[in-house]
RNA sequence: CCGUGCUAGACGGGGAGGUAGCGGUGCCCUCUGCCCGCAAUCCGCUAGAGCGGGGUCGAAUCCCCCGCCGAGGCCGCGCCGGUCGGCACCGGCGCCGGUGCGUGGCGUAGACGAUCGGGUCCCGUGCGACGGAUGCUCGCGAACCCCGCCAGGUCCGGGAGGAAGCAACGGUAAGCGAGAGGUUCCGGGUGCCACGGGGGUGCCGGGUCCGAGCCGGCGGCCGGCGUGACGACCGGUCGGUGGCGGUCGGAGCGGGGUGCACGG
Numbered sequence: 001c002c003g004u005g006c007u008a009g010a011c012g013g014g015g016a017g018g019u020a021g022c023g024g025u026g027c028c029c030u031c032u033g034c035c036c037g038c039a040a041u042c043c044g045c046u047a048g049a050g051c052g053g054g055g056u057c058g059a060a061u062c063c064c065c066c067g068c069c070g071a072g073g074c075c076g077c078g079c080c081g082g083u084c085g086g087c088a089c090c091g092g093c094g095c096c097g098g099u100g101c102g103u104g105g106c107g108u109a110g111a112c113g114a115u116c117g118g119g120u121c122c123c124g125u126g127c128g129a130c131g132g133a134u135g136c137u138c139g140c141g142a143a144c145c146c147c148g149c150c151a152g153g154u155c156c157g158g159g160a161g162g163a164a165g166c167a168a169c170g171g172u173a174a175g176c177g178a179g180a181g182g183u184u185c186c187g188g189g190u191g192c193c194a195c196g197g198g199g200g201u202g203c204c205g206g207g208u209c210c211g212a213g214c215c216g217g218c219g220g221c222c223g224g225c226g227u228g229a230c231g232a233c234c235g236g237u238c239g240g241u242g243g244c245g246g247u248c249g250g251a252g253c254g255g256g257g258u259g260c261a262c263g264g
Base pairs, nucleotide, nucleotide: 001264002263003262004261005260006259009057010056011055012030013029014028015027020046021045022044023043024042034054035053036052037051038050063257064256065255066254067253068252072248073247074246075245076244077243078241079240080239081238082237083236084235085234086233090231091230092227093226094225095224096223097222098221099220101219102218103217104215105214106213113209114208115207116206118204119203120202121198122197123196124195125194126193127191128190130187131186132185133184136179137178138177139176140175146171147170148169154163155162156161
């Protein structure tokens, strides 16, 4: 070096999940890569970590190790969206307080401050107005039980004559109504009225002194309270992502490594 027969090993791997851990069944990814049986509130094992049975290849394209690249999965962050909730935080909005930065207004025709006397407020009295009652004038006003006069009719009487008395007419009482206004009394959400007293510094206006500030409407800033189907805020949950980081990593590429026996 050639040939023959074997052995290790290979005949898929990986991710998530699950598990004390490993592998498998089921899901997903990946250049396709034997068969049968088992298995999810599962099956089989224990770091030499699927088990049992059968088959093929077999020391190299094929087995083992390392590196590069990297499909894909997973985790965290960021961003976007949905949904639920909240006011502890930030913003918005509302209310209140402060500040006096901006603006505006008032002020040398005198601000702030001080002081004096008024008004507003309370009590009493007077006057007036208004309302009620009373008094005055006028009118109306009683079938009988009010008055006058009493036709008719009635009664008494022999008669002369006498008596009571309804209606009508006239009048009046209580009462009702109207009017005038120079009676008296009473009342009160009565008055640009008068007088006296009180009270107070809140407000309004005035006089005097002083001599330059005053107010806080709007905006800003600071603080407090509230609001939440307000948000670019906070928290939970679900989904998405040409973003960032981490982790595992198929396939591919590159490098390295690995037998035994016999014969020529």
Predicted 3D model of a 264-nucleotide RNA (Bacterial large signal recognition particle RNA) from a Clostridia bacterium. Taxonomically the source falls in Clostridia (Bacteria, Bacillati, Bacillota). The prediction has a mean pLDDT of 76. Rfam family: Bacterial large signal recognition particle RNA. Rfam's curators write: The signal recognition particle (SRP) is a universally conserved ribonucleoprotein involved in the co-translational targeting of proteins to membranes. It is annotated as a non-coding RNA gene.